Notes
A computed fold for a 64-nucleotide RNA from an Actinomycetota bacterium, annotated as Fluoride riboswitch aptamer (crcB RNA motif). The prediction has a mean pLDDT of 80. Rfam family: Fluoride riboswitch aptamer (crcB RNA motif). For this family Rfam cites "Widespread genetic switches and toxicity resistance proteins for fluoride" (Baker et al., Science, 2012).
RNA sequence: CCGUGAAUCGGCGAUGGAGCUCGCCGCCAACCGCAGCACCGCUGCUGAUAGCUCCUACCUCAGU
Numbered sequence: 001c002c003g004u005g006a007a008u009c010g011g012c013g014a015u016g017g018a019g020c021u022c023g024c025c026g027c028c029a030a031c032c033g034c035a036g037c038a039c040c041g042c043u044g045c046u047g048a049u050a051g052c053u054c055c056u057a058c059c060u061c062a063g064u
Stems, first nucleotide, its partner, number of pairs: 009026005016055006033045005
């Protein structure tokens, strides 16, 4: 110096926060949703979760 493995640590999983669980990555990384069209631009759609629970925001209905 290069490669591989393990541990620790850090980061990430389409819009916020917390706990738990799972997965991925090690800065040239993981990650950065979907559909249509006259296609590199335009139009439209779903979801605050990777999953579960709670909170906040948003939407719908009902009651006071």